[in-house]
Molecule: Bacterial RNase P class A
Organism: Planctomycetes bacterium ADurb.Bin069
């Protein structure tokens, strides 16, 4: 210098002025609702997807079983997790490093497209062989040899496939084959190391076990349900409910008479009281498994202790606009001109995961080349 790997940072602005919006506090005016003045605070690293786990709330719950769902190497962390850390095993990369739903396929069932002869108690498309047995022919004095056929043997080579009934090499054979042997793989046993997953060494076994469990299934562990529209409090009008009282009540009218309507039976009109729910309002709801710094323990995730900080709370739902200076980017005829942008926006809260993202910056590491 180039090409990579890993981790992190803040997320296109900073300061001032001015106008406005949501919330809180104080003062003041107002019967109240509310108005005015001042001060403070006011979106994110993902607030997103709503995929996991919890807090919190209500409902359910003697105990057990069946079923259903999820998780799945080992050890640890945590409130908990399907998250994180460390390690083991497997795979990829020259390397830094990255990826893996990573229990069981000798319990059972099922599936294995296309191609291919055959996809699992093997089979014979292309092939290899004719030793043994039988028959025929030829040669030979004969033993026997040669050729052809029958009966057969083989699973080695080719070819198909993601995968072909251990691999590779040698011996062996008529040709072959774990038929035999060495190494590797596989299975079993013993020993050593490790908390463990597992690793290593030695011995034995001739191979018995194709793949798929994000197919059913088996094993182990975990899981009650619904969710802040949870849930609680206050509580209008109208209608309806309950208890009590009364024989009257209401309208026309200034009043009386009068007239009209309803009621007076077991309830009914009217009056008083009570309770439920709706509209509406309030709480839940912003101090929390909280942020920052330090010390100690631990490889790490993380834990313990000390100091320090307080930082949105809407509900048709606030967080915006303008001006000036600086900064950054683009164009430039060097006078100047233009722009400030990605993904996206709280809604009970917290821990994760995943996904989206303009232009950048920083640190550590790997490989190759060059220079000193």
């Nucleotide at each position: 210098a180039c090409a990579c790997g890993c981790g992190g940072c803040g997320g296109u602005g900073g300061c001032g002025g001015c106008c406005g919006c949501g919330g809180c506090c104080g003062g003041u005016c107002u019967c109240g609702g509310g108005g005015c003045c001042g001060g403070c605070c006011g979106a994110g690293g993902a607030a997103a997807g709503u995929c996991c786990g919890g807090a919190c709330u209500c409902c359910g719950c003697a105990g057990g079983g069946c079923g259903c769902a999820g998780u799945g190497g080992u050890g640890g962390g945590u409130a908990a997790c399907g998250c994180c850390c460390a390690c083991c095993g497997g795979g990829g990369g020259c390397a830094a490093c990255c990826c893996c739903a990573g229990g069981g396929a000798a319990a059972g069932u099922g599936c294995c497209a296309c191609a291919g002869a055959a996809a699992a108690c093997a089979a014979a498309c292309u092939g290899c062989c004719u030793a043994a047995g039988c028959g025929c022919g030829g040669c030979u004095u004969g033993c026997g040899c040669c050729g052809c056929g029958c009966c057969g043997g083989c699973g080695a080579g080719g070819g198909u496939g993601a995968a072909a009934c251990g691999g590779c090499g040698g011996g062996g054979u008529a040709a072959g084959a774990g038929c035999c042997c060495a190494c590797c793989g596989c299975g079993g046993g013993u020993g050593u190391g490790g908390c463990g997953a597992c690793a290593c060494a030695c011995c034995c076994g001739g191979c018995a076990c194709g793949g798929c469990a994000a197919a059913c299934c088996c094993c182990a562990c975990u899981g009650g349900g619904a969710g802040c529209a949870a849930g609680g409090c206050c509580a209008a009008a109208u209608a309806g409910g309950g208890a009590g009282g009364c024989a009257g009540g209401g309208g026309c009218g200034g009043c009386c008479c009068g007239c009209c309507c309803c009621g007076c039976g077991a309830c009914g009109a009217c009056c008083u009281c009570c309770g439920g729910g709706u509209a509406g309002g309030c709480c839940g709801c912003a101090c929390g498994a909280g942020g920052g710094g330090g010390a100690c323990g631990g490889c790490a995730a993380c834990g313990u202790c000390c100091c320090u900080c307080c930082u949105a709370g809407a509900u048709g739902a606030a967080u915006g606009a303008c001006c000036g200076c600086c900064g950054c980017c683009c164009c430039u005829u060097c006078g100047g001109g233009g722009g400030c942008a990605a993904c996206a926006g709280a809604a009970u809260c917290c821990g994760g995961c995943u996904u989206a993202c303009a232009a950048g910056c920083c640190g550590c590491g790997u490989g190759u080349g060059c220079a000193c």